[in-house]
RNA sequence: UGGGGGGUCGUCUAAGGGCAAGACGGCGGACUUUGAAUCCGCUAAUCCGGGUUCGAAUCCCGGCCUCCCAGCCA
Numbered sequence: 001u002g003g004g005g006g007g008u009c010g011u012c013u014a015a016g017g018g019c020a021a022g023a024c025g026g027c028g029g030a031c032u033u034u035g036a037a038u039c040c041g042c043u044a045a046u047c048c049g050g051g052u053u054c055g056a057a058u059c060c061c062g063g064c065c066u067c068c069c070a071g072c073c074a
Stems, first nucleotide, its partner, number of pairs: 001070007010024004018054001025043006047063005
């Protein structure tokens, strides 16, 4: 530099045009002599800019970051 994949709660993973869901974690509560375990509740996210659309996490364009492959230099 070129080609391809990926970027969503603190972490992992769904939703692929129509209310952003779940698990773990964290916080609070129930239970318990205490703790663990279990149960209930709360918590918090679509990388950035633009476009298409009644409506975008999803489709299109540009950018940023990251992974893989190839190439160049050393």